[in-house]
RNA sequence: UAGGUUCCAUCGAGAGAGAGCGACUGUUCCCGGUCGCCGCCGAAGGUGCAAGCAGCAAAUCCGCCAGGUUUGCUCGUGAAACUCUCAGGCAAAGGGAUCGAUGGAGCGCG
Numbered sequence: 001u002a003g004g005u006u007c008c009a010u011c012g013a014g015a016g017a018g019a020g021c022g023a024c025u026g027u028u029c030c031c032g033g034u035c036g037c038c039g040c041c042g043a044a045g046g047u048g049c050a051a052g053c054a055g056c057a058a059a060u061c062c063g064c065c066a067g068g069u070u071u072g073c074u075c076g077u078g079a080a081a082c083u084c085u086c087a088g089g090c091a092a093a094g095g096g097a098u099c100g101a102u103g104g105a106g107c108g109c110g
Stems, first nucleotide, its partner, number of pairs: 001110001004107010018038001020037007039090003045086001046084001048082001052077002054074008
């Protein structure tokens, strides 16, 4: 320290699914909140695991060790935009994985 990469901030883009029913309540209503019920969504967050890897055991190759191969075992490790729908969400607003740009703080191949 180009490219790259991690985190933070700002701006822009950003999907899906009932403005559901009932009770109580916030100043009647609109709207909001809480609880209950039915139906849905997956892109805050979270859950789960495939191959592989690791360890152990057995068998086998090898004169032995080492090493290789095969088989089995494991609350081992192991990804996602997959999965579950816990959480969250189902008019607008807000949130929103992710992408782009800019800036800041780090790492750093060459």
This is a predicted structure of a 110-nucleotide RNA (Glycine riboswitch aptamer) from a Spirochaetaceae bacterium. NCBI's taxonomy places the organism under Bacteria, Pseudomonadati, Spirochaetia, Spirochaetales, Spirochaetaceae. It was read from a public genome assembly, where an Rfam model found it.